This is a predicted structure of a 354-nucleotide part of an RNA (large-subunit ribosomal RNA, domain IV) from a Gemmatimonadota bacterium. Lineage of the source: Bacteria > Pseudomonadati > Gemmatimonadota. The full RNA is in RNAcentral, with records from ENA. Rfam family: Bacterial large subunit ribosomal RNA.
Context: one part of a larger RNA
RNA sequence: CCGUGGUUAAGGAACUAGGCAAAAUGACCCCGUAACUUCGGGAUAAGGGGUGCCCUGUUAGAGUGAAGCUCCUCGCGAGUGGAGCUCGAAGGGGCUGCAGUGAAAUGACCUGAGCGACUGUUUACCAAAAACACAGGUCUCUGCUAAGUCGCUGAGACGACGUAUAGGGACUGACACCUGCCCGGUGCCGGAAGGUUAAAUGGCGAAGUUAGCGUAAGCGAAGCUUCAAAAUGAAGCCCCGGUAAACGGCGGCCGUAACUAUAACGGUCCUAAGGUAGCGAAAUUCCUUGUCGGGUAAGUUCCGACCUGCACGAAUGGUGUAACGACUCGGGUACUGUCUCAACCACGGACUCG
Numbered sequence: 001c002c003g004u005g006g007u008u009a010a011g012g013a014a015c016u017a018g019g020c021a022a023a024a025u026g027a028c029c030c031c032g033u034a035a036c037u038u039c040g041g042g043a044u045a046a047g048g049g050g051u052g053c054c055c056u057g058u059u060a061g062a063g064u065g066a067a068g069c070u071c072c073u074c075g076c077g078a079g080u081g082g083a084g085c086u087c088g089a090a091g092g093g094g095c096u097g098c099a100g101u102g103a104a105a106u107g108a109c110c111u112g113a114g115c116g117a118c119u120g121u122u123u124a125c126c127a128a129a130a131a132c133a134c135a136g137g138u139c140u141c142u143g144c145u146a147a148g149u150c151g152c153u154g155a156g157a158c159g160a161c162g163u164a165u166a167g168g169g170a171c172u173g174a175c176a177c178c179u180g181c182c183c184g185g186u187g188c189c190g191g192a193a194g195g196u197u198a199a200a201u202g203g204c205g206a207a208g209u210u211a212g213c214g215u216a217a218g219c220g221a222a223g224c225u226u227c228a229a230a231a232u233g234a235a236g237c238c239c240c241g242g243u244a245a246a247c248g249g250c251g252g253c254c255g256u257a258a259c260u261a262u263a264a265c266g267g268u269c270c271u272a273a274g275g276u277a278g279c280g281a282a283a284u285u286c287c288u289u290g291u292c293g294g295g296u297a298a299g300u301u302c303c304g305a306c307c308u309g310c311a312c313g314a315a316u317g318g319u320g321u322a323a324c325g326a327c328u329c330g331g332g333u334a335c336u337g338u339c340u341c342a343a344c345c346a347c348g349g350a351c352u353c354g
Stems, first nucleotide, its partner, number of pairs: 001349008010340002014338001019335001027051005036041001038174001052095005061087004068080004096100001108333007115325002120132002136172007148158003175320004180250003185247002187243005194238003200232002205227005212219002251269005278312001279309001290306005
C1' cells in the first nucleotide's frame, strides 16, 4: 500500500451522475392508523408502549377425556361422569443489571410524478425494462373433405375425434369515460353494361416445293409443308359502388371590435378531408435553463399552470386510474466514515528470508 471485517469525537449527504456502499429498521403482544379506493384494499400504513427472573400458581380458563353409573334397538350405541394428560393468560406483589426478542436469525419509512393495469416472460455468458405476454376489446376468414398449417405437386397428419358461444389470422391491451372527419391514392369486398386482353378456335391471304405452259424472262393447278388477317374468346386491368378498431391522411394567405392587444367575424386559394374530445416545453418542445407559481439561502432536474404543439391526438388507441413494480425522476424523516478528514484495531496478502 491492497483485500476482508470492526470501532470512532463534532457535524450528518456537505460525498456523488445517483445516499452507490454502509448504517439504521427488524421477533412477538397491546394501543393506534390518513388521503385515496375498483370497497377487496391502502395496512406490519404512519406513530407509540411492553417483553427477564421469583411469588400469587398444580391460578382463572381452554383442549382431550379413562374408570364408574344410567338407558337401550345390546352396538365400534346414547347420556352422565369427571380421573389423568396437555396448553395457558390478564392482574397484583417482589428481585435485579448500563442494557431482559440481553446472542443469532428477523421490514427502514413517508411523499410527489412518469411508464406499464396486475401475477408472469425475456437477451444461457455486459440490458429484467417502460420491452414480450396477459385477461378484456374490435376487425376479418372459415358451413366441415372448414379455413389455416406440415408434407417430395403424395398418401397422410395437425386443426379436432372440435363445428361459428368453434377454429385460424391481424391489431389493441385490466377497469372507467371515450374513440371525431376523410374512400382521392394503396389494399380488400361487391358489380357486371362498355373498353382492353391469353391460349384456343378460325383460315382471308402469303411463302417454299413442281406436273404443266413459255424461245427466254417468268407464270404456275393439285398435293405436301410453313406462316397467317378478319371474326369468336375468361379472369384480370380500365370502369361503377362499398369499406379506415384496412395501409394511411387530417391546409395556406389577407383583413376586421370606440386605448392597445387579440380576433368571436369576413374574404380568398387549395384539398379526399383539413385534427373533434382530451392532453400539451410532455419518455414528444428545436429555439429553451420558454414564462409564471411552488419547493431551496441558492433548483439546466422536479411539481402545478400557461399554450407560441419546430414535430400530441383518439384500438400504429386518447385521457384518467385504486392496487402492484429488484423500473425511472424529484422531495423529506430516521440513520450513518459517503463526506469534512482521517485515525486505530483484527485477519489475509504485498515485502524480506527460506